Model confidence (mean pLDDT): 84 of 100. This is a predicted structure of a 72-nucleotide RNA (transfer RNA) from a Patescibacteria group bacterium. Its Rfam family is "tRNA". By type it is a transfer RNA. From the family's description: Transfer RNA (tRNA) molecules are approximately 80 nucleotides in length.
[in-house]
RNA sequence: GGGGGUAUAGUUCAACGGCUAGAAUUUCGGUCUCCAAAACCGACGAUCUCAGUUCGAAUCUGAGUGCCCCCG
Numbered sequence: 001g002g003g004g005g006u007a008u009a010g011u012u013c014a015a016c017g018g019c020u021a022g023a024a025u026u027u028c029g030g031u032c033u034c035c036a037a038a039a040c041c042g043a044c045g046a047u048c049u050c051a052g053u054u055c056g057a058a059u060c061u062g063a064g065u066g067c068c069c070c071c072g
Base pairs, nucleotide, nucleotide: 001071002070003069004068005067006066007065010025011024012023013022018055027043028042029041030040031039048064049063050062051061052060
């Protein structure tokens, strides 16, 4: 330099182009307990960036950025 893959809660992962982006875990609060752990209930928290297509984009397209792989 060229090609391919990937980017979603703090972390690990879901989500035919269409209902308020969902679950586990972490954290916090509560119930329980003599106290704690466990268990149960609840809360907080996310679509890499900029454009485009569309009635509607996490999803499709283009460019950029980060990471991984291959070729030279």